[in-house]
Context: one part of a larger RNA
RNA sequence: GCCUGCGAGUUAGUGGUACGUGGCGAGGUUAACCCGUGUGGGGAAGCCGUAGCGAAAGCGAGUCCGAAUAGGGCGAUUCAGUCGCGUGCUCUAGACCCGAAGCGGAGUGAUCUAGCCAUGGGCAGGUUGAAGCGCGGGUAAGACCGCGUGGAGGACCGAACCCACCAGGGUUGAAAACCUGGGGGAUGACCUGUGGUUAGGGGUGAAAGGCCAAUCAAACUCCGUGAUAGCUGGUUCUCCCCGAAAUGCAUUUAGGUGCAGCGUCACGUGUUUCUUGCCGGAGGUAGAGCUACUGGAUAGCCGAUGGGCCCCACCAGGUUACUGACGUUAGCCAAACUCCGAAUGCCGGUAAGCCAGAGCGUGGCAGUGAGACUGCGGGGGAUAAGCUCCGUAGUCGAGAGGGAAACAGCCCAGACCACCAGCUAAGGCCCCUAAGCGUAUGCUAAGUGGGAAAGGAUGUGGAGUUGCACAGACAACCAGGAGGUUGGCUUAGAAGCAGCCACCCUUGAAAGAGUGCGUAAUAGCUCACUGGUCAAGUGAUUCCGCGCCGACAAUGUAGCGGGGCUCAAGUAUACCGCCGAAGCUGUGGCAUUCACAUAUCAGCUCAGCGCACCUUCGGGUGUGUUCAGGCGUGUGGAUGGGUAGGGGAGCGUCGUGUGGCGAGUGAAGUCGCGGGGGAACCCAGCGGUGGACGCCACACGAGUGAGAAUGCAGGC
Numbered sequence: 001g002c003c004u005g006c007g008a009g010u011u012a013g014u015g016g017u018a019c020g021u022g023g024c025g026a027g028g029u030u031a032a033c034c035c036g037u038g039u040g041g042g043g044a045a046g047c048c049g050u051a052g053c054g055a056a057a058g059c060g061a062g063u064c065c066g067a068a069u070a071g072g073g074c075g076a077u078u079c080a081g082u083c084g085c086g087u088g089c090u091c092u093a094g095a096c097c098c099g100a101a102g103c104g105g106a107g108u109g110a111u112c113u114a115g116c117c118a119u120g121g122g123c124a125g126g127u128u129g130a131a132g133c134g135c136g137g138g139u140a141a142g143a144c145c146g147c148g149u150g151g152a153g154g155a156c157c158g159a160a161c162c163c164a165c166c167a168g169g170g171u172u173g174a175a176a177a178c179c180u181g182g183g184g185g186a187u188g189a190c191c192u193g194u195g196g197u198u199a200g201g202g203g204u205g206a207a208a209g210g211c212c213a214a215u216c217a218a219a220c221u222c223c224g225u226g227a228u229a230g231c232u233g234g235u236u237c238u239c240c241c242c243g244a245a246a247u248g249c250a251u252u253u254a255g256g257u258g259c260a261g262c263g264u265c266a267c268g269u270g271u272u273u274c275u276u277g278c279c280g281g282a283g284g285u286a287g288a289g290c291u292a293c294u295g296g297a298u299a300g301c302c303g304a305u306g307g308g309c310c311c312c313a314c315c316a317g318g319u320u321a322c323u324g325a326c327g328u329u330a331g332c333c334a335a336a337c338u339c340c341g342a343a344u345g346c347c348g349g350u351a352a353g354c355c356a357g358a359g360c361g362u363g364g365c366a367g368u369g370a371g372a373c374u375g376c377g378g379g380g381g382a383u384a385a386g387c388u389c390c391g392u393a394g395u396c397g398a399g400a401g402g403g404a405a406a407c408a409g410c411c412c413a414g415a416c417c418a419c420c421a422g423c424u425a426a427g428g429c430c431c432c433u434a435a436g437c438g439u440a441u442g443c444u445a446a447g448u449g450g451g452a453a454a455g456g457a458u459g460u461g462g463a464g465u466u467g468c469a470c471a472g473a474c475a476a477c478c479a480g481g482a483g484g485u486u487g488g489c490u491u492a493g494a495a496g497c498a499g500c501c502a503c504c505c506u507u508g509a510a511a512g513a514g515u516g517c518g519u520a521a522u523a524g525c526u527c528a529c530u531g532g533u534c535a536a537g538u539g540a541u542u543c544c545g546c547g548c549c550g551a552c553a554a555u556g557u558a559g560c561g562g563g564g565c566u567c568a569a570g571u572a573u574a575c576c577g578c579c580g581a582a583g584c585u586g587u588g589g590c591a592u593u594c595a596c597a598u599a600u601c602a603g604c605u606c607a608g609c610g611c612a613c614c615u616u617c618g619g620g621u622g623u624g625u626u627c628a629g630g631c632g633u634g635u636g637g638a639u640g641g642g643u644a645g646g647g648g649a650g651c652g653u654c655g656u657g658u659g660g661c662g663a664g665u666g667a668a669g670u671c672g673c674g675g676g677g678g679a680a681c682c683c684a685g686c687g688g689u690g691g692a693c694g695c696c697a698c699a700c701g702a703g704u705g706a707g708a709a710u711g712c713a714g715g716c
Base pairs, nucleotide, nucleotide: 001716002715003714004713005712006711011093012092013091015090016089017088018087019086020085021084022083023082024081027048028047029046033042034041035040052059053058062074063073064072065071096234097233099231103224104223105222106221107220108219114198115197116196117195118194119193120192121191122190123188125157126156127155128153132149133148134147135146136145137144161185162184163183165182166181167180168179169178200216202212203211204210237650238649239648240647241646242645247260248259249258250257251256261368262367263365264364265363266362267361268360269359272358274353275352276351277350278349279348280347281346287340288338289337294334295333296332298330299329300328301327306322307320308319309318310317371396372395373394374393375392376391377390378389379388380387401412402411403410416589417588418587419586421585422584423583427579428578429577430563431562432561436576438575439574440573441572442571443570449565455549456548459546460545461544462543463542464541465540466539467538468537476533477532478531479530480529482506483505484504487501488500489499512527516525517524590640591639592638593637594636595635596634597633598632607626608625609624610623611622612621613620614619651705653702654701655700656699657698658697659696660695661694662693669689670688671687672686673685674683675682676681
């Protein structure tokens, strides 16, 4: 890992509550217990209901508060309960199952290890050579020195022994701590045998929270114990109908919970809901405005006050390129400004449409209370974020299908089932790839299309305005471009051309006291301006369309899905076709729900009436008829995506009761063939195996359905 088996909402309580159903009914019902064995009889204590109010005494259709005959609260004014059974939920219990770390109690452990006690044992060999002593020297005596002797030391080297510093190996190991090679101690605070002792908030510890039997920041065993777990995981058959939430308030609350909101089911109400039109309202947003307020803020004018300077005994006065109120002119700004002021939205009335899983009320049962993105209006942030927080709408969540190459939240569109039928949506129609290399007129040359800004540019197309122009423009070429004068000043110089000032006059077709280059300054070249040649357009500017540059990244083109595309297969406008979905239509079918109808004898139940039989006199059985409802049937309309969740209807397993069947002429089980049903599932029939029980109907009762829980056990 697979297979098989096991594996999770149970049980109890004369608990609570709601619904269904049954008995009796202003009543209902017994409990313990007794007699007893008959689903029997007794047992009225008690409980619930029939009356409430008050804390209570108490009073009572009233009562309480109160001084109150006031007022108010809760009640009454007529009413259904109660006892069983079943189901949903809930309470108390382990309470759907598994899961802690832990807490407490009673015990068991020092054969491992830590310390201690008692009693034993062990330490090859080699080295060093303390004190003391002896002799000699030395001294007044000493001290001291030398030579011997001696054999001290947590002394030295190094085996056994003890330890574990480094490296390598080992790491599903040879080993749940080892192996190999080096290393440290090795007469000592040494190592070690045996026996004993200290016990769990306790021991022991040369102290690491170390060790106390492979377990230690509190050992192990059993018990309390199924501790608790607002946490994680798991929770087993089918079909049908509806179908959420991720919000508000509160919370030692934030991943939990309570109430409300939103779902479902039952009962009631019966268009009250919704949409649109019209009518009537409230409002201060967008916008706009501000000599309409409160504030902000720019420029000009005016210029109070204040400051400076002059003047001044004081009072005054003069002046100022300072300050700059108020006022005024012009132009602005504001979430917490408003003289104004929409569109939407909201409220009410009315009319019409719509009849739908609309609205509302009461009750049973929930889930949700982590939301996500997109568009729009905003706050925070940086007018950042696949950011965060609100409002509003949509989608996803819980939604499949088509498109966007692929792609929860975008676009189209809401999947009951079947079909080798049709029409469309978004999006597409050269090939991949279903359908047009469609039609008409333009544009683009950049593969722009098929990524990007400020900014830049005789790209190109279109629409304007305007200057000059056959009295000859623009460009090109030929020629002139002068004189006063080197204007004045400045300067070493300044002559059109360093700089400052002025910028006149004359001749002329025209020519600046000079546009640029140039010189030390002149000179020189050139321009403006003018004539000629030529010959028909040539400048400036505004707006619009499409392009260009700006444009650099890491595996490989790589910013159309690809191929490929240029009067297009790009782009703009207009038009005609077609393709394209689980949308819509067509044909057939199933289910739910609503409306209507309902017999040819239908069938069940309730109520009424009639007849027959039985009777314990309570009633029971059979049958006929009438009304209403349900079931069924027929017609028509609508509906059938779905997580959490609510409701409904069924299948299957084991057993019990009643009735009916099958079976050695072969039960169950099992294998194969063959069939049926809307599903869980079932089986007419046949064959093999098997060898003794099994099935159907109606009720009832559960140890009742397995794929998941790092599930448990076994097998492989």
About this RNA
Large-subunit ribosomal RNA, domain II from Cellulomonas sp. Leaf395, 716 nucleotides, folded computationally. Its mean pLDDT, the model's own confidence on a scale to 100, is 83. The full RNA is in RNAcentral, with records from ENA and SILVA.